[in-house]
RNA sequence: AGCGGGGUAGAGUAACAGUAACUCGCAAGGCUCAUAACCUUGAGAUUGUCGGUGCAAUUCCGGCCCCCGCAA
Numbered sequence: 001a002g003c004g005g006g007g008u009a010g011a012g013u014a015a016c017a018g019u020a021a022c023u024c025g026c027a028a029g030g031c032u033c034a035u036a037a038c039c040u041u042g043a044g045a046u047u048g049u050c051g052g053u054g055c056a057a058u059u060c061c062g063g064c065c066c067c068c069g070c071a072a
Base pairs, nucleotide, nucleotide: 002070003069004068005067006066007065010024011023012022013021018055026042027041028040029039030038048064049063050062051061052060
């Protein structure tokens, strides 16, 4: 060089081409004598990168980068 899988909020994962969601974490408020638990709200993602197709791309196609495995 070859083959397969993967890259999406701080972490772990979703998303049959049509407003990117959930759990934990974080912040604020509520509850409480207080803390935890619980309840409510919020912030946080240029979906690895560069192109292509298409009205529309996390999704389909191609190049490249990185991670895991197989083979050698």
This is a predicted structure of a 72-nucleotide RNA (transfer RNA) from a Patescibacteria group bacterium. Lineage of the source: Bacteria > Bacteria candidate phyla. The coordinates come from a structure-prediction model, not an experiment, and the mean pLDDT is 84. The RNAcentral record of the sequence draws on ENA. Its Rfam family is "tRNA". Rfam classes the family as a transfer RNA. Its family is annotated with triplet codon-amino acid adaptor activity in the Gene Ontology.